RNA sequence: AGGGUUUGAUCCUGGCUCAGGGUGAACGCUGGCGGCGUGCCUUAGGUAUGCAAGUCGAGCGAUCCGAGGCUGGUCAAUUCCUUCGGGAUGCGACCGGCCAAGGAUAGCGGCGAACGGCUGAGUAACACGUGGACAACCUGCCCUGCACACGGGGAUAGCUGGGGGAAACCCCAGGUAAUACCCGAUGGUCUGCUAGGGUGAAACUCCCUAGCGGUAAAGGUAAGGGCUUUGCCCUUGCCGGUGCAGGAGGGGUCUGCGGCCCAUCAGCUUGUUGGUAGGGUAACGGCCUACCAAGGCUAUGACGGGUAGGGGGCGUGAGAGCGCGGCCCCCCAGAAGGGCACUGAGACACGGGCCCUACUCCUACGGGAGGCAGCAAUCAGGAAUCUUGGGCAAUGGGCGAAAGCCUGACCCAGCGACGCCGCGUGGAGGAUGAAGCCCUACGGGGUGUAAACUCCUUUUCCCGGGGAAGAGGAAGGACGGUACCCGGGGAAUAAGGGGCUGCUAAGUGCGUGCCAGAAGCAUCGGUGACGCGUGCGCCCCGAGCGUUACCCGGAAUUACUGGGCGUAAAGCGGGUGUAGGCGGUUCGGUGGAUUCCUCUUCAAAGCCCACGGCUCAACCGUGGGAAGGGGAGGAAGAUCGCCGGACUAGAGGAGGCUAGAGGAGAUGGGAACGCGUGGUGGAGCGGUGAAAUGUGUUGAUAUCACGCGGAACGCCAUGUGGCGAAGGCGCAUCUCUGGGGCCCUCCUGACGCUGAGACCCGAAAGCCAGGGGAGCGAAAGGGAUUAGAUACCCCUGUAGUCCUGGCUGUAAACGCUGCUCGCUAGCUGUUGGGUCUUACCGAGCUUGCCUUCGGGUAGGUUCGGGAUGACUCAGUGGCGAAGCUAACGCGUUAAGCGAGCCGCCUGGGGAGUACGGCCGCAAGGCUGAAACUCAAAGGAAUUGGCGGGGACCCGCACAAGCGGUGGAGCGCGUGGCUUAAUCCGACGGUAAUCGUAUAAUCUUACCAGGGCUUGACAUGCGGCUGCACGCCCUCCGAAAGGAGGGAAGCCUUCGAGGGUGCCGCACAGGUGCUGCAUGGCCGUCGUCAGCUCGUGCCGUGAGGUGUACCGUUAAGUCGGGUAACGAGCGCAACCCUCGCCCCAUGUUACACGUGUCUUGGGGGACCGCCGUGGUAAAACACGGAGGAAGGAGGGGAUGACGUCUGGUCGUCAUGGCCCUUAUGCCCUGGGCUGCACACGCGCUACAAUGGCCGGUACAGAGGGAAGCAAACCCGCGAGGGGGAGCAAAUCCCUAAAGCCGGCCCCAGUUCGGAUUGCAGGCUGGAACCCGCCUGCAUGAAGCCGGAAUCGCUAGUAAUCGCGGAUCAGGAAUGCCGCGGUGAAUACGUUCUCGGGUCUUGCACACACCGCCCGUCACGCUCCCAAAGCUGGAACUACCUAAAGUCUGGCAGGCCUUUUAGGUUAUGCCGGACAAGGGUAGGGCCGGUGAUGGGAGCGAAGUCGUAACAAGGUCGCCGUAGGGGAAUCUGCGGCGG
Repeated sequence: AGGGUUUGAUCCUGGCUCAGGGUGAACGCUGGCGGCGUGCCUUAGGUAUGCAAGUCGAGCGAUCCGAGGCUGGUCAAUUCCUUCGGGAUGCGACCGGCCAAGGAUAGCGGCGAACGGCUGAGUAACACGUGGACAACCUGCCCUGCACACGGGGAUAGCUGGGGGAAACCCCAGGUAAUACCCGAUGGUCUGCUAGGGUGAAACUCCCUAGCGGUAAAGGUAAGGGCUUUGCCCUUGCCGGUGCAGGAGGGGUCUGCGGCCCAUCAGCUUGUUGGUAGGGUAACGGCCUACCAAGGCUAUGACGGGUAGGGGGCGUGAGAGCGCGGCCCCCCAGAAGGGCACUGAGACACGGGCCCUACUCCUACGGGAGGCAGCAAUCAGGAAUCUUGGGCAAUGGGCGAAAGCCUGACCCAGCGACGCCGCGUGGAGGAUGAAGCCCUACGGGGUGUAAACUCCUUUUCCCGGGGAAGAGGAAGGACGGUACCCGGGGAAUAAGGGGCUGCUAAGUGCGUGCCAGAAGCAUCGGUGACGCGUGCGCCCCGAGCGUUACCCGGAAUUACUGGGCGUAAAGCGGGUGUAGGCGGUUCGGUGGAUUCCUCUUCAAAGCCCACGGCUCAACCGUGGGAAGGGGAGGAAGAUCGCCGGACUAGAGGAGGCUAGAGGAGAUGGGAACGCGUGGUGGAGCGGUGAAAUGUGUUGAUAUCACGCGGAACGCCAUGUGGCGAAGGCGCAUCUCUGGGGCCCUCCUGACGCUGAGACCCGAAAGCCAGGGGAGCGAAAGGGAUUAGAUACCCCUGUAGUCCUGGCUGUAAACGCUGCUCGCUAGCUGUUGGGUCUUACCGAGCUUGCCUUCGGGUAGGUUCGGGAUGACUCAGUGGCGAAGCUAACGCGUUAAGCGAGCCGCCUGGGGAGUACGGCCGCAAGGCUGAAACUCAAAGGAAUUGGCGGGGACCCGCACAAGCGGUGGAGCGCGUGGCUUAAUCCGACGGUAAUCGUAUAAUCUUACCAGGGCUUGACAUGCGGCUGCACGCCCUCCGAAAGGAGGGAAGCCUUCGAGGGUGCCGCACAGGUGCUGCAUGGCCGUCGUCAGCUCGUGCCGUGAGGUGUACCGUUAAGUCGGGUAACGAGCGCAACCCUCGCCCCAUGUUACACGUGUCUUGGGGGACCGCCGUGGUAAAACACGGAGGAAGGAGGGGAUGACGUCUGGUCGUCAUGGCCCUUAUGCCCUGGGCUGCACACGCGCUACAAUGGCCGGUACAGAGGGAAGCAAACCCGCGAGGGGGAGCAAAUCCCUAAAGCCGGCCCCAGUUCGGAUUGCAGGCUGGAACCCGCCUGCAUGAAGCCGGAAUCGCUAGUAAUCGCGGAUCAGGAAUGCCGCGGUGAAUACGUUCUCGGGUCUUGCACACACCGCCCGUCACGCUCCCAAAGCUGGAACUACCUAAAGUCUGGCAGGCCUUUUAGGUUAUGCCGGACAAGGGUAGGGCCGGUGAUGGGAGCGAAGUCGUAACAAGGUCGCCGUAGGGGAAUCUGCGGCGG
């Protein structure tokens, strides 16, 4: 950084697609370790269980435990005493009582619970971000300062007793404490009111002063001390309390600016906007209420709808942008769905309350309980997202004086390759290179130093030992016996995934056969698939690799940076103008924009840089840092803006002149046409390609006269003339009227340009109402054409066309080119104007000359007129420099260079369709999508091909002519049918008497049957055999083959070898398949004149030029000319042959000798000569002379680049595939010859230019030994016999038509010979299927052939015979040759066919046998409409109304100034608001819907042929009508 994909190729436009990066991912395959991160994106779905917010006993009473102490009772050991009954003692035990350090805590009280944690539903908003503001505010705990804490009071929970309930829990009574509650006092810099002063831009409100009034508190504890010691008091400290002020931090409110989509949401709003008064709040405010006013918002997008938490940032990108908002941080919002308030410094409160709703649970059915969007976990949903873990050790939070308690915040661990980072799965050596596998041109190559093997190492792993930091201090560490360190063991425990046609890095074999499949796009697969599947190999990445989804990029494909609009998508049909945008010269002011300076802000994290910490890295720490944005103050004064003044170059006005189909109305006119009346006239007219319908003897058409009517205005004038903004405007005159141009002076003084909306105009068709109606003429009727003809052509003809009034508002409304201004070479037309000049015209004056005295003439001069000239302004054309453009083209009338403004485009189809809205009487118009679908659709140009386009030119191409074919019979070939088989190939031309220059067997490939298996044939190896092979005989057999027997018997160095046979193995063999794998060969266009290359030049390029043009030729043949100059393959020539001559040759020709002749060689012809034409000169053409031959003399051989995927695997060769006791090989017989038919090529005929009979003449070229065969004989003949001669210029095969004479006499014949019968001949092993020939007999069709079609231009056609190849014979009438006789015609190139060159159009390129349109039918998909059915979110009105707040009343309580008033925990009743519920309504959005409609897509359906060529009626646009359909027709328009 680009690439692939539209085309035959090219350039451009343009979409689709790929390579890159990313992710909270998922899925597939695979999986060794560690670190750091990260993990419900879906149902803001439901949740079992545990935990997540408590704490303070130093606020309080009470209760419990309680070291210890004191003490009572009982018992007993012990000891003492004893009257022996007992008494004392009392370690101890038991039962009690009291005190008590300390511990615990249900309740009251305090603080916290408003933080932390979760989520993203809602929200388009002051929610967020950013900057400000509060003269409109609050603030617990904390800090600072000042001041204070005095006196008193009544309750209540706990508790006790009683009661209700299943429970939750509740009620009554009694009694009790406080840092709980209440009252009083005091009180300031607190506060209310009043007055004065001050600050300030502004003050009832802030500050100061004065007066009057109001308002506070709580104690606890430690140590010490004292006393009247269950306790109280004092001092000090600490912790608390009250008021005020300040601070810090936190919050509330207001506000500028910023950040989504839809205008198919255009109007919204009644507390709405403002005011007054009041209420309410911490606080401003319509926040709320009453009253008053009628405002407020909106195109700079209100209102409505959809979507969405916002930001720091994150991803991508060169950037600008675009996309995103998961983790972390900030803010907001929410806590099952709603509503509400209470408490409080703070909440309308996730783990508080009340109510309604839905759901779940408990219940004794009376009632209750609950809210994981906290951590884990569970179910559901989903492609998908973790442990019901450990710990408070650290950090942080709450409470506490503290110890401490609590903390699923947090710190850790667990699970998941989800991501990032790091490491490993070993290292070194090791073969001309094992095995296996794969490929192979069979030689070899690859895997591959890879392995084995040798040596070494130990990260990881395992075992053993040690063992942290993370805690300032003594202890205390969840992680954790972890990290890390040491020792030992042993290559051990560890590689996959994707890809390999191009893009894109990496190819081969096999399998498959448009199948199975692949695919991101282009596309791949129909028998040789580098694209499918698989093996091997290779490429990429690697504990991962791929796929899917989504984002950015590439995409300059929404273009700010950075695009466009003549023809590709795109200029509104045109104008006038509103908002808006933009705007001339100059002076002054201002300082908003702008630039600069200073200050400030944009939290942290992130990003960048540096340093540092984990062994590195990821990760983390510390420090530094932008660019840029916002705010405040200041500076500058160019430029833009704003204010004021001036100016005239923009613009406008006045005056003069001027051209014009500019517009409107009125009046007039002639030509043409139709009709009417009359006259003349007498058979047709009319119409067409040709006709017919129609019209006419009731007198048409034609013609004359008169009259009536409507519409349109010829020539001038198709002028690239004029006018108008566009549509558009064309007889003349008059009236009214718009705009433009030119000239000169004066005036205004930027008044300008553009222009979203808006308004106006707007061809034709069409609509409404009323007129009018000649011609024309949708529809309609008829006639033709046609396969049909709802058309084209013809005859009629209604709407309409015309007028008036009103709608419609569209066109190819086009220059497919918006308007305005400036600038940038020219040349040449044309229209209108101006200026100047001269030619010229007129007049005056003057001079000379002449004079008929009028004047004339020459010159000078003045004035006026005046282009066909020059300059200039305005318009309108053509061509062109620069420049632009993809090209075509544009080019002062820009599509050039710039400025301003508007409109419009963003792939094709769907579709200018649907829905909605607006307009319209309707037709319809304007606005204007999506689903779905395609990999293109397109523009310009190029090369071809094609055209029922053009120009030129060829060819037996047509025409002219001669003879045929197509009809008949027969022959041959082919199709078809048949068959056991009728082997195969060839199929328009370019298959079909073709392969086949010969099918009875053979051939032969086919069929049936019988046989063989190393084979009929080749090569090699091994074994066996001293045996040849072969030959002979016998048997079975149709043969092949099989079985058996026999005779003879090779060379040799005796080892064996050669040869041969048998057996076995490799292999042979195949007319089996593929001519779409091929070579070779061939056909065809076409013996046509073309096809190319090098260099140069032109073009962005395909490509062009050369090769086009003018002549000429058979020819790209030659000449001229030329940005081309040369060259190659073709053409021609060189070769063969025939014709003339010469030379040589002379056998077998002819009598010598010669040379008809034979053979060989050479000459000759070149437009060389003359004339004419042609031209610059030529090429060349025509005529002539000469010549055997003349303009290439006749014929042949010779076939360019290429085309037909032409033909041939069956001539041959050959890749691949297939068969292998058969798809090979042999044999016998059959078939290839079958016959209802169809086609092709021929033969013979139909007769008298003939047939038959007799007689008679003349060739050439060939062939001949298993041959040709003479004479002669036999036979009617085929033929037989015969055998001379001849390997052939010697011999043989060997002529016919013709000529002479005769017969036939127009007849199915003396034509014609098919068919059939009989008798023969020949070949061959054999003529049954299935040969040829002969004789006799038979004697068919056929009397010249429909549509159509073939050959031939001179020794040709026609006609006549002859020969040859193949071959035993022959189905040959075929083929290839030969000679004999021997014509006619060509005006000409319009037409048919084929071809060449140039040109033109093209939507064709498989190239017109092309392409392609619409209906119909079928399948699939999508959309729209739709009676309805059914949901959702809102709205309006009314009814109802929980909790709660506010409020009124009553009861009760309390107080007082007591028939009354005040106040209020509580209770009751009412009102307002109001969640929710209900009823009704209209609108919006969706789902579904019988059926209807449309669209798209879909290898081979139906009907036609609309379009592309003049597409066969030029096409297209608008409109209207008609029609199965494409479409047709009318009217107007456009040229694409």